A computed fold for a 92-nucleotide RNA from Acetobacterium woodii, annotated as c-di-GMP-I riboswitch aptamer. Its mean pLDDT, the model's own confidence on a scale to 100, is 81. The model forms 95% of the base pairs in the Rfam consensus.

[in-house]
RNA sequence: AGAAGCCAAUAGCAUACCAGGUGAAAGUCUGGGUCGCAAAGCUUCAGGGUCUAAGUUAUGUGUAUGUCAUAAUAAGAUAGCCAGCUGCCACA
Numbered sequence: 001a002g003a004a005g006c007c008a009a010u011a012g013c014a015u016a017c018c019a020g021g022u023g024a025a026a027g028u029c030u031g032g033g034u035c036g037c038a039a040a041g042c043u044u045c046a047g048g049g050u051c052u053a054a055g056u057u058a059u060g061u062g063u064a065u066g067u068c069a070u071a072a073u074a075a076g077a078u079a080g081c082c083a084g085c086u087g088c089c090a091c092a
Base pairs, nucleotide, nucleotide: 005089012037013036017032018031019030020029021028022027035080041085042084043083047082048081049078050077051076055073056072057071058070059069060068
């Protein structure tokens, strides 16, 4: 320097769920709580996938304006989906 994470140690994070807040929603924040995680650290302006659709567009209904429904659309969301970057430790 590269690959790797068997046994350990020092630490760490926090699924589901509950309470309060926030958002149109997906989701997210705070507190509790721990399913799990060797990167469950950081990054959505490296890239991909997935989720939502307020707004916008189109179509249908409708006397008209509207309302309602359907479809498309992300610069919204997800890093505990893949991924990129960085990092602790050891008796193997």